[in-house]
RNA sequence: GGAGGAUGCAGGGCGGCCGCUGCGAUCUGCAGAGGAAAGUCCGGACACUACAGGGCAGGGAGGUCGCUAACAGCGACCGGGGGCGACCCCAGGGAUAGGGCCACAGAAAAGGAGACCGCCUGCUUGGGGAAACCGAAGCAGGUAAGGGUGAAAUGGUGGGGUAAGAGCCCACCAGAAUGCCGGGUGACCGGCAUUGCUAGGUAACCCCCUCCCGGUGCAAGGCCGAAUAGGUUCCGCAUUAAGGGCUGCCCGCCCUUUUUCCCGUAAGGGAAGGGCGGAACGGGUUGGCUGCUCGAGCGUAGCGGCAACGCUACGCCUAGAUGAAUGGCCGCCACCCCGGGAGACCGGGGCACAAGAUCCGGCUUACGGCACCCUCCGGCA
RNA sequence: CGGGACGUAGCGCAGUUUGGUAGCGCACCUGAAUGGGGUUCAGGGGGCCGGAGGUUCAAAUCCUCUCGUCCCGACCA
Numbered sequence: 001g002g003a004g005g006a007u008g009c010a011g012g013g014c015g016g017c018c019g020c021u022g023c024g025a026u027c028u029g030c031a032g033a034g035g036a037a038a039g040u041c042c043g044g045a046c047a048c049u050a051c052a053g054g055g056c057a058g059g060g061a062g063g064u065c066g067c068u069a070a071c072a073g074c075g076a077c078c079g080g081g082g083g084c085g086a087c088c089c090c091a092g093g094g095a096u097a098g099g100g101c102c103a104c105a106g107a108a109a110a111g112g113a114g115a116c117c118g119c120c121u122g123c124u125u126g127g128g129g130a131a132a133c134c135g136a137a138g139c140a141g142g143u144a145a146g147g148g149u150g151a152a153a154u155g156g157u158g159g160g161g162u163a164a165g166a167g168c169c170c171a172c173c174a175g176a177a178u179g180c181c182g183g184g185u186g187a188c189c190g191g192c193a194u195u196g197c198u199a200g201g202u203a204a205c206c207c208c209c210u211c212c213c214g215g216u217g218c219a220a221g222g223c224c225g226a227a228u229a230g231g232u233u234c235c236g237c238a239u240u241a242a243g244g245g246c247u248g249c250c251c252g253c254c255c256u257u258u259u260u261c262c263c264g265u266a267a268g269g270g271a272a273g274g275g276c277g278g279a280a281c282g283g284g285u286u287g288g289c290u291g292c293u294c295g296a297g298c299g300u301a302g303c304g305g306c307a308a309c310g311c312u313a314c315g316c317c318u319a320g321a322u323g324a325a326u327g328g329c330c331g332c333c334a335c336c337c338c339g340g341g342a343g344a345c346c347g348g349g350g351c352a353c354a355a356g357a358u359c360c361g362g363c364u365u366a367c368g369g370c371a372c373c374c375u376c377c378g379g380c381a
Numbered sequence: 382c383g384g385g386a387c388g389u390a391g392c393g394c395a396g397u398u399u400g401g402u403a404g405c406g407c408a409c410c411u412g413a414a415u416g417g418g419g420u421u422c423a424g425g426g427g428g429c430c431g432g433a434g435g436u437u438c439a440a441a442u443c444c445u446c447u448c449g450u451c452c453c454g455a456c457c458a
Stems, first nucleotide, its partner, number of pairs: 001377005007371003012333007020032004034353001038364002041362005046217004053251004058213005063077005078092001079090004093208002098206002100202003116147002118143008127134002155173006174198002176195008221290004231281007241257005259272005283457003297316008335350006382454007391407004401438001409425006431447005
């Protein structure tokens, strides 16, 4: 100097003028967006739903141990993979519980498989040759060494063996299973012995195993006020009903919902209008207060822990808008770029992504910088 | 603020369920029939499935992130 990898920090500062929102109240006071406020992808708090739920379905998590209110988050470790390296990535349970799929090509795509070419044996036919035998065609078998197809073809290398071959047998290597020993809380790691055991991939296809999950979201919910046609249609009204409810299905349970008349001894059946419950249409309003911001809160110090984090002490109060406030202008300083100048400096320009809407904890995405550490390569000393 | 759907050729759509050669109609281009146009007939071109990453031998299709468009949801009686 170049290329990279981690970690942390803040997200310009001060002053003046004019405005906006909230609080306090008459002094012309105090406060006023973010690290992501974003995407709404997870997890909670809080509120309502009946303080009656259960099963199935559905959804989610998935190495181990811890942290946490909880999590798909975080920390440490284990295993696998990538990189020369610093370091990074992993949706990382199960493929001998079962089912499905593996296009095209290929003989064969999953079964303790598979003969297209090849290799080998036997028989027949006809040919050559004096003979031994040679090569050819057909038929019947053997063979997974070699070729070829494919993303993938049923361990690898060497030797023995054989008609030719093959874990058929042996040695070494890689892996698996079983048993034992040692270490670790655990995932797992290390060692020894035995078995020729080598039986593909896919679970971000169904599925199996373990664990977790009611639903709806501040337009939740509570109070007050204003206005309108308490209008029309449909369903049900006492239990095997209708509608609603802890969502989809089933069971169980809960809540709401009537009188009169007619037929009939009764059980029961029918009709009517109003009442009640519900659904749809139509009508009216487009208001106020509350929930609302002090909270798993922030800062500093100490202690425990490798760490995430926890405990203790002291200090601090930090937006609550709703046609939705937090803005504009000027001056100085800081940073960056361009031009001029020997220099001091001068002139001009720039300063990202983007902004609350019940509140927190995370993840992800967007974004301009600064600082420090580490790795590799090249050059110089 | 909360909830839900969609994105495939210039335009409108299928294919996504169950991964295996991206299709249809209109439009466009060329040729023929016509004196010319319309119409008809024959033939043809045009996409990397909104973007990025992952799983798989293989992704429009499965999963994650992201961009854009559209729809629904107020209260009273």